[in-house]
The RNA shown here (Guanidine-I riboswitch aptamer) has 124 nucleotides. The model forms 96% of the base pairs in the Rfam consensus. The prediction has a mean pLDDT of 77.

Formats: sequence, C1' cells, structure tokens
RNA sequence: GCAAAAGUCGUCUAGGGUUCCGUUGGCGUAAGGUCAAGCUGGUCCGAGAGAUGGCGUAUGGCAAUGGGGGAGUUAGCUAAGGACGACCCGCCAUAUCACACGGAAGGACAAAAGCCUGGGAGAC
Repeated sequence: GCAAAAGUCGUCUAGGGUUCCGUUGGCGUAAGGUCAAGCUGGUCCGAGAGAUGGCGUAUGGCAAUGGGGGAGUUAGCUAAGGACGACCCGCCAUAUCACACGGAAGGACAAAAGCCUGGGAGAC
C1' cells in the first nucleotide's frame, strides 16, 4: 500500500425493548377508568460477519443469417399482396452462498438491540 456488485429488496430467525393489546398488582361499586411492573406472550424493531427467496450483475449456452413486435422506406393501380427495415423484447445453467476479530461514543422511533454511523476506528 491492498481492487471488488463485498449490489439491492422482501419474508423470517437469534436478539431487542415497552407505544398498543394481553398478563400481574394497587386504587376504584364498576368502566371499552387510572397508576405501576417487561412480564411466558401478540403487535412492533431486527442482523456485513444468521436463514431463505426475488431482482440486478458476471460468465457460458440455446434453431442465432433464429423468434415476436415495429416507426419508417420501397416498386405497385390512392390497391391487394410483397420486399427492406432503424429500434424494442427473451429463456436456461453456473457464480455472486469463499473469508469476515471488533470497541467506546453517538442516533432514531414509545424504547432498546446483533438496528444505523459500520465489512467504520482499531486489532490480526
């Protein structure tokens, strides 16, 4: 000194707290009342180094002078039917699944976190 698509989105999990629901307790005749408690929970947040899927990307393949669409051009009878045709549109396989120790501090939402700063600082 050391490139990278080491991309992006969804669903979920480890994990996380307490807005809402539930639960438990106090007050209250009671309330679809209020106060308190994170409490096995549901809602909720949630991973670069967890799982899985989509898209994208790379490489290769597919009847490839191929298929579908098509502005327009052209000879022709203001025709029918042709010819040419810029440009637009795929499917499949494989890889992206290798490696990856990590603070303190700060930030968001009600709050916290393996969330975000961050594959950061630093370490090896």